Predicted 3D model of a 1468-nucleotide RNA (small-subunit ribosomal RNA) from a metagenome. Its Rfam family is "Bacterial small subunit ribosomal RNA".
[in-house]
RNA sequence: AGGGUUUGAUCCUGGCUCAGAGCGAACGCUGGCGGCGUGCUUAACACAUGCAAGUCGAACGAACACCUUCGGGUGUUAGUGGCGAAAGGGUGAGUAACGCGCAGAUAACCUGCCCCAAGGUCGGGGAUAACCGGAGGAAACUCUGGCUAAUACCCGAUGUGACUACGUAACCACAUGGUUAUAUAGUAAAAGUUCCGGCGCCUCGGGAGGGGUUUGCGUCCUAUCAGCUAGUUGGUGAGGUAACGGCUCACCAAGGCUUCGACGGGUAGCGGGUCUGAGAGGAUGGUCCGCCACACUGGGACUGAGAUACCGCCCAGACUCCUACGGGAGGCUGCAGUGAGGAAUAUUGGGCAAUGGGCGAAAGCCUGACCCAGCGACGCCGCGUGUGCGAAGAAGGCCUUCGGGUUGUAAAGCACUGUUGCAGGAGAAGGAAUAAAUGACGUUUACCUGUGAGGAAGCACUGGCUAAACACGUGCCAGCAGCCGCGGUAAUACGUGUAGUGCUAGCGUUGCUCGGUAUCACUGGGCUUAAAGGGUGUGUAGGCGGCUUGGUAAGUAAUGUGUGAAAUCCUACGGCUCACCCGUAGAACUGCAUCUUAUACUGCCUUGCUAGAGUGUCGGAGAGGAUAGCGGAAUUCUAGGUGUAGCGGUGAAAUGCUUAGAUAUCUAGGAGAACGCCGGUGACGAAGGUGGCUAUCUGGCCGAAUACUGACGCUGAGACACGAAAGCUAGGGGAUCGAACGGGAUUAGAUACCCCGGUAGUCCUAGCCCUAAACUAUGUGCACUUGGUGGUGGGGAUACGUCCUCGCUGCCGUAGCGAAAGCGUUAAGUGCACCGCCUGGGGAGUACGCUCGCAAGGGUAAAACUCAAAGGAAUUGACGGGAGCUUACACAAGUGGUGGAGCAUGUUGUUUAAUUCGAUACUACGCGAAAAACCUUACCUGGGUUUGACAUGCAAGUAGUAGGGAUCUGAAAGGUGAACGAUUCUGUUUACAGAAAGCUUGCACAGGUGCUGCAUGGCUGUCGUCAGCUCGUGUCGUGAGAUGUCGCGUUAAGUCGCUUAACGAGCGCAACCCCUGCUUUUAGUUGCCAGCGGUUCGGCCGGGAACUCUAGAAGGACUGCCGGUGUCAAACCGGAGGAAGGUGGGGACGACGUCAAGUCAUCAUGGCCCUUACGCCCAGGGCUACAAACGUGCUACAAUGGUAGGUACAGAGGGACGCAAGACCGCGAGGUGGAGCAAAUCCCACAAAGCCUGCCCCAGUUCGGAUUGAAGGCUGCAAUUCGCCUUCAUGAAGUUGGAAUCACUAGUAAUCGCGGAUCAGAACUGCCGCGGUGAAUCCGUUCCUAAGCUUUGUACACACCGCCCGUCAAGCCACGAAAGUCGGGAGCACCUGAAGUCGCUAUCCUAACCGCAAGGAGGGAGGCGCCCACGGUGAGACCGGUGAUUGGGACUAAGUCGUAACAAGGUA
Repeated sequence: AGGGUUUGAUCCUGGCUCAGAGCGAACGCUGGCGGCGUGCUUAACACAUGCAAGUCGAACGAACACCUUCGGGUGUUAGUGGCGAAAGGGUGAGUAACGCGCAGAUAACCUGCCCCAAGGUCGGGGAUAACCGGAGGAAACUCUGGCUAAUACCCGAUGUGACUACGUAACCACAUGGUUAUAUAGUAAAAGUUCCGGCGCCUCGGGAGGGGUUUGCGUCCUAUCAGCUAGUUGGUGAGGUAACGGCUCACCAAGGCUUCGACGGGUAGCGGGUCUGAGAGGAUGGUCCGCCACACUGGGACUGAGAUACCGCCCAGACUCCUACGGGAGGCUGCAGUGAGGAAUAUUGGGCAAUGGGCGAAAGCCUGACCCAGCGACGCCGCGUGUGCGAAGAAGGCCUUCGGGUUGUAAAGCACUGUUGCAGGAGAAGGAAUAAAUGACGUUUACCUGUGAGGAAGCACUGGCUAAACACGUGCCAGCAGCCGCGGUAAUACGUGUAGUGCUAGCGUUGCUCGGUAUCACUGGGCUUAAAGGGUGUGUAGGCGGCUUGGUAAGUAAUGUGUGAAAUCCUACGGCUCACCCGUAGAACUGCAUCUUAUACUGCCUUGCUAGAGUGUCGGAGAGGAUAGCGGAAUUCUAGGUGUAGCGGUGAAAUGCUUAGAUAUCUAGGAGAACGCCGGUGACGAAGGUGGCUAUCUGGCCGAAUACUGACGCUGAGACACGAAAGCUAGGGGAUCGAACGGGAUUAGAUACCCCGGUAGUCCUAGCCCUAAACUAUGUGCACUUGGUGGUGGGGAUACGUCCUCGCUGCCGUAGCGAAAGCGUUAAGUGCACCGCCUGGGGAGUACGCUCGCAAGGGUAAAACUCAAAGGAAUUGACGGGAGCUUACACAAGUGGUGGAGCAUGUUGUUUAAUUCGAUACUACGCGAAAAACCUUACCUGGGUUUGACAUGCAAGUAGUAGGGAUCUGAAAGGUGAACGAUUCUGUUUACAGAAAGCUUGCACAGGUGCUGCAUGGCUGUCGUCAGCUCGUGUCGUGAGAUGUCGCGUUAAGUCGCUUAACGAGCGCAACCCCUGCUUUUAGUUGCCAGCGGUUCGGCCGGGAACUCUAGAAGGACUGCCGGUGUCAAACCGGAGGAAGGUGGGGACGACGUCAAGUCAUCAUGGCCCUUACGCCCAGGGCUACAAACGUGCUACAAUGGUAGGUACAGAGGGACGCAAGACCGCGAGGUGGAGCAAAUCCCACAAAGCCUGCCCCAGUUCGGAUUGAAGGCUGCAAUUCGCCUUCAUGAAGUUGGAAUCACUAGUAAUCGCGGAUCAGAACUGCCGCGGUGAAUCCGUUCCUAAGCUUUGUACACACCGCCCGUCAAGCCACGAAAGUCGGGAGCACCUGAAGUCGCUAUCCUAACCGCAAGGAGGGAGGCGCCCACGGUGAGACCGGUGAUUGGGACUAAGUCGUAACAAGGUA
């Protein structure tokens, strides 16, 4: 510090997500030790049991026990009394508050114990508990009679001082006031104990520490809470308090708070700190420290220095327990512990040794505060699980290209060590502070000895992010997943194994916080198009504000002072072996307050100024606004005239109008609405908007020259006004147009587009509505920053060319900005001021609430849920029922076909035991197959066989062995196996042994036309012989990319030329290659024969080398020449010459790529599958089936023909398992026979159409030949399924073919025959070749198809066979509404009114004081009153749960209907 994820790719916007750190955690797997910390986050839920606050006999009486020298002493303690129990400990429910925090105030206060100081401590009195007796009760406890003490209680005296009242003086302070001194009057104290010292007690002053009250500032969310408030705000008086105060009361006044957020609602203890972060911030408040609040829930006071009191009291309520049913008891949010809840949180431990607290004179007692221990890897820190050597790189595992690699020096083995563990020992530091004593922890740690590698490693991950990969299993299954995404038979993503990576006594997961996220932006973001400028203005509060003088010192700045608790964080040093941890010191605590100083800037007060702003004067332009009047054209209607059959409308029609006279046309009249031309990126207005002419009223703007005012300004939350169209209310008006509606068309449908009609509305008046793509998608104002060129309004100058200046309005462009497109003095540049708005998409501008509206609806405005995107700009493609240019037998112009018939052949389908398999839009279908009777053959049935029909290796065996095959059996294969019967090499060499070959057995393996062409190689088809496809360097662009390759011209061509930020190059084009067309030359046999000779008349022979021809080598054609056009080009047109002319004709040759195109059945090949079978052998059958459909062909339908006779002319091929002549036989197929020929020699082999004659005469025929019968021929082991041919006979359909569709541009189409491959034969009419005869047409590119280039749009990129919308149907989820229903907290009104304070009262009782007494004072009880908790009643408001039904919404591989949007998306 960033990464992943939207796209084909790019840049941007933007969300989601990851890597980091942390935690009082939990869960999963695993787990050796120690130290230091830490541990109910949930039910402030309920609690059994024990403990957590007592102590003092030196305050008091009494009782008991013990001792006694009988004098007494010691000890214990129920009670009285004192002090404590208000601390310590727990919890966070409540509380949004002076509760907390920081800084102040208290001149408005209190303070036990402690310290300091002053003074005092005198004299009396009456009770009472305990105790004794009686009574009640189950108990708790209570009542009553009697006795008694005090440091308990009471009275009196004294009064340093205190307090009160009224004065005086001085000083201080400045809001009330305070302090000191003092006169007079008044009020109130005390307790004793002890031999003493001492300890206590009382009053007052001071201190320390603690507390109360109060002020400023700070302290969460919500405006879908906007108004709240009657003790409310203030005053006077009184009461009350320690104290100020509406704290309380009476009276008076009507205030007080609030958009700087009152009131209401929700949530929450606050801080020091903690976590995170670079910081600013954000989140948090567990442990420790400070404060607050609470103590079963609610209320209340008492005591006291202090409480409205956690382990006190009273009352009410809920709950639990006891009960004799009459009544009582209780409060773990103290420490343990239990139940419950929960994902989850410990021992009913030890000790007061230390620290601290209470009491006590002390000893001491008490202390679940505390110190320790226990439990939990809950966290942090530390240590260990060994160390060294050790290659045969062991075995085993895994992988493998089978060579090896890896685990891996790892192990084994050898040599060591001793942390830790275990066992034992000694010693016993320090916590202990002392003169001494005192240790829970503690069998502590540390130390020593022994033992022995012995007891001690796991977890997660390995597709990218993100370090680390292989195999097997699985087969969109099982599963994974933080995001992107994996899994549909070769998964580095699932599961397992091996290997590796990371961390390590832990590792992962989950949850939460901060970070990354500048993704709420103070630091530090944005708003033309990505989310985002309010529709526009006027203007309130607020914010901001020109030049200048003086003052002030609030802001601001500086120094100082005080404070900012400690702990924490940081730094240094130190102590535990280190570290965590702890100690000491420092720094820091960024803050607040205050004193002083400064005065530039801002603020405030003040003096002036004129540059901002405004007013006056003179001119100017204008569809600016309002009202009234007027006008012409058009439309329509009415009346009349002329006139006659149509008009109208459309893509084409029809509805409609019209003989009752339309349309058309003329005349006259009526009505309403809108204002042509001018008219213009012209004008005006704040925007919406404004368009005939005239008048009246009226707003704003601009220019020129000056005079005046003197900052009067800018913006503007709320507020107010205006605000297109549609719509609403009332009343008018109604010509045109025209939602709805009716009709006609179109269509599968057509509730649309088109047509004919047509109501509301459109118009006016008055009033509402208040929204628009209200758009420049660009808030307003001011200033600054190169220019060019228009329009418009005014002014100035002018030499009449034009120039200068102010305002408005356009275009192009500099810098700059911007993601880019673009903006660019009219900014989207650079700044300032103010306002509005945004924070992923959907849900949704929706629901609820509130508010405005007559309504329609507007404004404000969420959430649940859901997705990983949604989006902007630009790029390359692809596509378009977009555009332009161009090409092609693409169309057109022609010729001949197919589609109809019969047959052949292929395919589908069906059938079958099998009809083997593949191909199957163009680009399958006379295709693989250049030959299915057996074979082929892969299929079926049946019969056999198992190391195999075939290859290699190993082991063992093998002489009557290998070989050989008679015989028998069988459909064959196969089985059986007689006779006969071996070979080579080496050693020793008689024999024998070993080896090779062969055979047998066994093991490895063979074999597979079994699967996957979507795992592949190779080959092929297609776009397409279309002209394209790319690269290097440079340049442009943030980039994808662009440029080059574009433009102009030209070409068959990205062919060439010119221009040019491109310059070059490559693969394609062309050329080079082959055939063919002309010539020359060389060579003449088997070919040829001009001339000469011979001849059987046949180049047959002699001969010839001229010609044809053959086949080698050359030449020839290059736009080279001429003319024209063209840019002085490329090139094109025409011409000459030439056998051939602009690529002469044809072939081979197929760029980058596309179609997961085809082929695992040519071959090769990964993986999977079969292995007495999915292998191999054999016989027979099938691939030839046949209702039907399609493709490709052949033959025809006839006279340009058929038929009969005669007759002419090719080329290219083939031939030894062959071609076969002449001859003979047969009507013929063919047969017999065999000359010749391995071929320019011989043979196949007669070419046919053509030509010359004859017949046929338009007919289902002398056309056509299917089908069938009979008889033959040939091949072959074999023609039944299932061959071909011949002859005779038979003689079907068919008379030119619907919609539709195919081929062809010249030696082509058409037509005619010939040959060959395969092959025994043949279904071949197919295929591949060969030559003969030999046309027509092309104006042209509008249309159909396909293609190329450019451009344009795009929401497409699997690329239009794309994308995508809505209803309906199904499932599921959350939400809204809803008759109601249930609950919650808070308030209001009224009723009731416990306990209790306060007040009143004199019914009863009453020790202290007064009084001789009666009696009084005082006190208690009782009664009454105010207040008031719980409770009750009532009416509402708010929040929540639930609710038949209902509404829309989200989501869900393959449902229905259409096709709304994206291209001109087919109606923009």